[in-house]
RNA sequence: GGCCUCGUGGCAGAAUGGUGACGCAGAGGACUGCAAAUCCUUAAAUCCCGGUUCGAUUCCGGGCGAGGCCU
Repeated sequence: GGCCUCGUGGCAGAAUGGUGACGCAGAGGACUGCAAAUCCUUAAAUCCCGGUUCGAUUCCGGGCGAGGCCU
C1' cells in the first nucleotide's frame, strides 16, 4: 500500500428495515440471628458525519478506531 471482518450498557453478547434479548457486574427490596445463596424490582448502550426510507443498530457514501490476510 491492497483486500476482508468488526465497532451496540461498566463487561461480554444477540437483534440485519418496524423502536435494542439473555448473562455477569451495579442499585433497592424480600428472606436470614448475621451473612452467603436464592427470589422480586430497577438504572444504563447502537463510534462520528451525511444520504435513502413513512421509519435505520440494520441499507449506501465518507471519516475515525480495532483485528486478520497478502505484498
Transfer RNA from Candidatus Tokpelaia sp. JSC161, 71 nucleotides, folded computationally. Lineage of the source: Bacteria > Pseudomonadati > Alphaproteobacteria > Hyphomicrobiales > Candidatus Tokpelaia. The sequence was found in a public genome assembly. The coordinates come from a structure-prediction model, not an experiment, and the mean pLDDT is 82.